[in-house]
This is a predicted structure of a 73-nucleotide RNA (transfer RNA) from an uncultured Bacilli bacterium. It matches the Rfam family "tRNA". Rfam describes the family as follows. Transfer RNA (tRNA) molecules are approximately 80 nucleotides in length. By type it is a transfer RNA.

RNA sequence: GGGGCCUUAGCUCAUCUGGAAGAGCGCCUGCCUUGCAAGCAGGAGGUGGCGGGUUCGAUCCCCGUAGGCUCCA
Numbered sequence: 001g002g003g004g005c006c007u008u009a010g011c012u013c014a015u016c017u018g019g020a021a022g023a024g025c026g027c028c029u030g031c032c033u034u035g036c037a038a039g040c041a042g043g044a045g046g047u048g049g050c051g052g053g054u055u056c057g058a059u060c061c062c063c064g065u066a067g068g069c070u071c072c073a
Stems, first nucleotide, its partner, number of pairs: 001072007010025004019056001027043005049065005
């Protein structure tokens, strides 16, 4: 220098060939307990790396760019 893959909630990851986002753990509240943990019920939390474009509509398609992993040189 060139190719490929990844970037989504605090963490680990789903959701695909457009109709708008979920799980586990964690966090908060309540119940239970003498108290804690566990268990049960409920809840908060995401400009989908960033900037543009296409479209009525984008996590998804296109372009650029940043970071990480990997292969080639």
It was read from a public genome assembly. The prediction has a mean pLDDT of 81.